Notes: RNAcentral holds the sequence, with entries from MGnify. The RNA shown here (Glycine riboswitch aptamer) has 90 nucleotides and comes from Acetomicrobium hydrogeniformans. The source organism's lineage runs through Bacteria, Synergistota, Synergistales, Acetomicrobiaceae and Acetomicrobium.
This record gives sequence, C1' cells and structure tokens, in this order.
RNA sequence: ACCGCAAGAGAUAUCUCGCUUGAAGGAAAGCGAGGAGCCGAAGGUGCAAGGGCAGCGAUGCCCCAAUCUCUCAGGCAAAAGGAUUGCGGU
Repeated sequence: ACCGCAAGAGAUAUCUCGCUUGAAGGAAAGCGAGGAGCCGAAGGUGCAAGGGCAGCGAUGCCCCAAUCUCUCAGGCAAAAGGAUUGCGGU
C1' cells in the first nucleotide's frame, strides 16, 4: 500500500415545482430538479514551527502537517457513503 472483518461523528424527514402511484375539495407516499438554511470525517483549498535559495544586511522567494481552516466538491430520516482506529491476510 491493497484485501477481508469489526467500530465509526456532524447537519432541515425544510420550502417550491415536475413526474409516478393515487385521491376527487385536492390528501398521502416515492423519485427527480431548484430555493433557503445547515454540517465536515470522501476528495480538494489555506498555513504554524521548521527547512532551502538569493542578498553584506534589511529583506524577498520557494518547500511544508492536522480531526485546524475554507466549504469548491460532497453531505443533512433510514440505508448507502464515511476520515480514522483495531484485528487478520498478501
């Protein structure tokens, strides 16, 4: 690093529209799209210490972590997904 097993958080089952099933004072359910609000633990953005280069120096440029930060992507019933952790195998 890969594979298998186990654990694994957060946030509206929000509003509108369309379709289907269906109802026939217009409900309800499912799916899809959009609006508003929200979440950070797929992926991605940003950087502290430190290091490197240039320069006499002041200083400039470059490299650089996270569960921090941003929320582009993703997500906000369950399921699925899920960073990461443990065990086993290659």